Predicted 3D model of a 476-nucleotide part of an RNA (small-subunit ribosomal RNA, 3' major domain) from Erythroxylum rufum. Taxonomically the source falls in Erythroxylum (Eukaryota, Magnoliopsida, Mesangiospermae, rosids). The coordinates come from a structure-prediction model, not an experiment, and the mean pLDDT is 82. Rfam family: Bacterial small subunit ribosomal RNA. The full RNA is in RNAcentral, with records from SILVA.
[in-house]
Context: one part of a larger RNA
RNA sequence: UCACGGGGGUCCGCACAAGUGGUGGAGCAUAUGGUUUAAUUCUAUACAAAGCGAAGAACCUUACCAGGGCUUGACAUACCGCGAAUCCUCUUGAAAGAGAGGAGUGCCUUCGAGAACGUGGACACAGGUGGUGCAUGGCUGUCGUCAGCUCAUGCUGUAAGGUGUUGGGUUAAGUCCUACAACGAACGCAACCCUCUUGUUUACUUACCACCGUUGAGUUUGGAACCCUGAGCAGACUGCCGGUGAUAAGCCAGAGGAAGGUGAGGAUGACGUCAAGUCAUCAUGCCCUUUAUGCCUUGGGCAUCACACGUGGUACAAUGGCCGGGACAAAGGGUCGCGAUCCCGCGAGAGUGAGCUAACUCCAAAAACCCGUCAUCAAUUUGGAUUGCAGGCUGUAACUUGCUGACAUGAAGUCGGAAUCUCUAGUAAUCGUCGAUCAGUCAUAAGGCAGUGAAUUCGUUCUUGAGCCUUGUACA
Numbered sequence: 001u002c003a004c005g006g007g008g009g010u011c012c013g014c015a016c017a018a019g020u021g022g023u024g025g026a027g028c029a030u031a032u033g034g035u036u037u038a039a040u041u042c043u044a045u046a047c048a049a050a051g052c053g054a055a056g057a058a059c060c061u062u063a064c065c066a067g068g069g070c071u072u073g074a075c076a077u078a079c080c081g082c083g084a085a086u087c088c089u090c091u092u093g094a095a096a097g098a099g100a101g102g103a104g105u106g107c108c109u110u111c112g113a114g115a116a117c118g119u120g121g122a123c124a125c126a127g128g129u130g131g132u133g134c135a136u137g138g139c140u141g142u143c144g145u146c147a148g149c150u151c152a153u154g155c156u157g158u159a160a161g162g163u164g165u166u167g168g169g170u171u172a173a174g175u176c177c178u179a180c181a182a183c184g185a186a187c188g189c190a191a192c193c194c195u196c197u198u199g200u201u202u203a204c205u206u207a208c209c210a211c212c213g214u215u216g217a218g219u220u221u222g223g224a225a226c227c228c229u230g231a232g233c234a235g236a237c238u239g240c241c242g243g244u245g246a247u248a249a250g251c252c253a254g255a256g257g258a259a260g261g262u263g264a265g266g267a268u269g270a271c272g273u274c275a276a277g278u279c280a281u282c283a284u285g286c287c288c289u290u291u292a293u294g295c296c297u298u299g300g301g302c303a304u305c306a307c308a309c310g311u312g313g314u315a316c317a318a319u320g321g322c323c324g325g326g327a328c329a330a331a332g333g334g335u336c337g338c339g340a341u342c343c344c345g346c347g348a349g350a351g352u353g354a355g356c357u358a359a360c361u362c363c364a365a366a367a368a369c370c371c372g373u374c375a376u377c378a379a380u381u382u383g384g385a386u387u388g389c390a391g392g393c394u395g396u397a398a399c400u401u402g403c404u405g406a407c408a409u410g411a412a413g414u415c416g417g418a419a420u421c422u423c424u425a426g427u428a429a430u431c432g433u434c435g436a437u438c439a440g441u442c443a444u445a446a447g448g449c450a451g452u453g454a455a456u457u458c459g460u461u462c463u464u465g466a467g468c469c470u471u472g473u474a475c476a
Base pairs, nucleotide, nucleotide: 001476003473004472005471007470008469009468010467012465013464015460016459019423021421022420023419026314028312029311030310032308033307034305042053064300065299066298067297068296069295070294073125077124079121080120081119082118083117086103087102088101089100090099091098092097107114127289128288130287131286132285136283137282138278139277140276141274143272148187150185151184153182154163155162156161166179167178168177169176193266194265195264196263198234199233200232201231202230203229208223209222237260240254242252243251244250316416321374323372324371325370326369332363333362334361337356338355342351344349382413387408388407389405391404392403393402429452430451432449433448434447
């Protein structure tokens, strides 16, 4: 000096407390362990692995297994020979491939050749999702958006070092003020960036409609006020007033204001820690492999199932369920596409194909909600697993293994032990909606969007994790 302490002081955080809704019990979805297997490819394993890599495993993907094949190779650069390329037919085969027959002679030219492509050969080589993340780059997680981590010069100590960075206040903050052998500075904090919230200027189409006339309908004429959309500008700074404080920094209360003390959210992650994670995104040293650990292909597997654990969605009902009627969004996507209308079907869907390269048209119906009605507390008109089955869709292909549908079937479950998790406001809870990946889809996932919309916070004694000061130590 660091580290540690069931030492002390101080301070903060959904850390506890006060509340709220869950998980742990049920059946289901999914990931993992284990088990099984020819293979169940590989990685990730306390927090910081386990709806993770995977924004989508029927084939492909695919790395795994079995079988059938290839060996200069599926791919790259060079050398030599032949043939333009390319197309068609047949035999064999599960396919990959192997064998045979025919058509075809292009571009360029100094008539030697050349370019592109195919094929045969030889030699350098290609190839490897093989190993090592404890050889590495890059990227990432984590402590933690915690407030820290350092340097130059000076001073000080024999030195390691210290000081600055400590004290008194204050802050979300090493934020700021003040004192001081320190005086300055870098990386962090904050601000600058994006979105939302207010006003104004400008623009006026596909958006808007007060006046004006009109219609089934802002449909058309007209308009530029309003809404919305886009661009620019303004606005918030403790600026003003009072109190308090040390005439400070600040704190408390108030006015004005759309917004008030960081306005809300995002992006942004210091020096470092964990030989943390990744050689399977990519790159890369070394090692290994080269008729195979490479390459092609068919089928299978990644989907097994006594069990264990994690994360979810659905429920156990009456604040509810079924049926009928009625109302209000935002944000997205669409030409290999979205698909209106009409028509067929109980429905999934089928036929037709208007409009739209989109503020124009379509997906599109928002749902919780409101009104009316039925059953009246039961394993039920609750719950929907499981199973049967007339069907539908995508796709060469739906058996292993897709989604969907009418009818029938109707398990467990009556609020969950010990324990444990989230959340402080437009938040939790609850309700629907959209796109990415994608032929289709195992999406109940992850990522957005809007609707309805709470309770509680006395406080810091305790639990837990950080920061600072101080103290002890036989540790480094």